[in-house]
């Protein structure tokens, strides 16, 4: 150089015929139990706003009423080929 696979909240990981995004599981937070801790057990846990709402799937564009999904480029990795 050329082929192909993977990039989704702290982390792991779902979600494919294009149709509610963030299930489920770990961490963390606060509360309840407790002398006090740990197990549990409730209810929280991307940005922004008082709020409603909006925006968020590696970047940047395209299609499409509607993209994490389809297509174009571009970046990171990992695999093969030379």
């Nucleotide at each position: 150089g050329c082929c192909g696979g993977a990039g989704u909240g702290g982390c792991g990981g779902a979600a494919u015929u294009g149709g509610c995004a963030g299930a489920c599981g770990c961490a963390c937070u606060u509360g309840a139990c407790u002398c006090a801790a740990a197990a549990u057990c409730a209810a929280g846990c991307g940005c922004u706003u008082c709020a409603c709402g909006g925006c968020g799937u590696g970047c940047c564009g395209g299609u499409u009423c509607g993209a994490g999904u389809c297509c174009g480029g571009c970046c990171u990795u990992c695999g093969g080929c030379a």